A computed fold for a 150-nucleotide RNA from a Halanaerobiaceae bacterium, annotated as glmS glucosamine-6-phosphate activated ribozyme aptamer. The prediction has a mean pLDDT of 76. Rfam family: glmS glucosamine-6-phosphate activated ribozyme aptamer. Rfam describes the family as follows. This entry contains a glucosamine-6-phosphate activated ribozyme that is found in the mRNA for GlmS. GlmS is an enzyme that uses fructose-6-phosphate and glutamine to generate glucosamine-6-phosphate. The ribozyme catalyses self cleavage of the glmS mRNA that is thought to regulate GlmS activity. It was read from a public genome assembly, where an Rfam model found it.
[in-house]
C1' cells in the first nucleotide's frame, strides 16, 4: 500500500431514571408490565475546580443522576518585536465601535406506519429568533523594558 472478515468506536443541549405524571392488565396493592422525562443555534490546546452559552416554545422543556466543547485558574502556543513583559488571542490563534450578510427547529397544520393504549416513528406543508463566530465596508487602540539594532 491494497482487499476482505471479525471486534471495537459513534451521541455532547448530549445519555439515563430509584420520584412525578400517563397507559395497560391483576382487580386495588408497599402489584406487573410498559409509556413520557429539553426545540433547535452555537461551541474543543492541555490539566484542575465550577451552581456551563443563546434564543424558540409553554402540559413534565418538572424532580434527579451521569456527561459536557462555556467560565476561572495554571501551563502550553500564537499574536506585535532583535529579545523579554504586559495586554489580546487559541492553531484560519491583535482589541473596540458602527453597517450589511446567510432556508433555525421544534410549535403550528393535515398525512402515513405501528402499539389494545399512554404513545413512538417517518416525510410533507409552514411561520418566526439571540448570542457568538465568519464575511464584507468604514473609522479607530494597540503600552512598557534592554542591547549586540535585528
Nucleotide at each position: 500500500u491494497a482487499a476482505a472478515a471479525a471486534g471495537c468506536a459513534a451521541a455532547a443541549g448530549c445519555g439515563c431514571c430509584u420520584g412525578a405524571u400517563c397507559c395497560u392488565g391483576c382487580c386495588u396493592g408497599a402489584c406487573a408490565g410498559g409509556a413520557u422525562g429539553a426545540c433547535g443555534a452555537g461551541g474543543a490546546g492541555g490539566a484542575a475546580g465550577u451552581u456551563a452559552u443563546c434564543g424558540a416554545a409553554g402540559g413534565u422543556u418538572c424532580g434527579g443522576c451521569g456527561g459536557a466543547u462555556g467560565c476561572u485558574u495554571c501551563c502550553g502556543g500564537g499574536u506585535c518585536u532583535g529579545a523579554c513583559c504586559a495586554g489580546c488571542c487559541c492553531u484560519a490563534a491583535u482589541g473596540g465601535u458602527u453597517g450589511a450578510g446567510g432556508u433555525a427547529a421544534a410549535a403550528c397544520c393535515a398525512c402515513c406506519a405501528g402499539g389494545u393504549a399512554a404513545c413512538u416513528g417517518g416525510g410533507g406543508g409552514g411561520a418566526c429568533a439571540g448570542a457568538g463566530a465568519c464575511u464584507c465596508a468604514a473609522c479607530u487602540g494597540a503600552g512598557g523594558u534592554c542591547c549586540u539594532u535585528g